A computed fold for an 82-nucleotide RNA from a marine eukaryotic metagenome, annotated as c-di-GMP-I riboswitch aptamer. Rfam family: c-di-GMP-I riboswitch aptamer. Rfam's curators write: GEMM was predicted in a large-scale screen for bacterial structured RNA regulatory elements. Its mean pLDDT, the model's own confidence on a scale to 100, is 88.
């Protein structure tokens, strides 16, 4: 490469959640790991304590949550021309 398959973005409906977002069903934008790990590092998103400030507000960001289809990393895996 080919073959057999697999997953499922946006959007819609129902439910959970303050939210980000998640689950189920429909649906396919794409994905060779779009399988798993958030206790491997970073990014991004949500909630937001202490404290600061001249009111409104603003600054600040401990801690908690999410994202693996954000990147790197780790683990596992189908086929077999090269």
């Nucleotide at each position: 490469a080919a073959a057999a398959g697999g997953c499922a973005a946006a959007c819609c409906g129902a439910c959970c959640g303050u939210a980000a977002g998640g689950u189920c069903g429909g649906g396919a934008c794409g994905c060779a790991a779009a399988a798993c790990c958030a206790a491997u590092g970073g990014g991004c998103c949500g909630c937001g304590a202490a404290g600061g400030u001249a009111a409104g507000g603003c600054c600040g960001g401990a801690g908690c949550g999410g994202u693996a289809g954000c990147c790197a990393g780790g683990u596992u895996a189908c086929c077999g021309a090269a």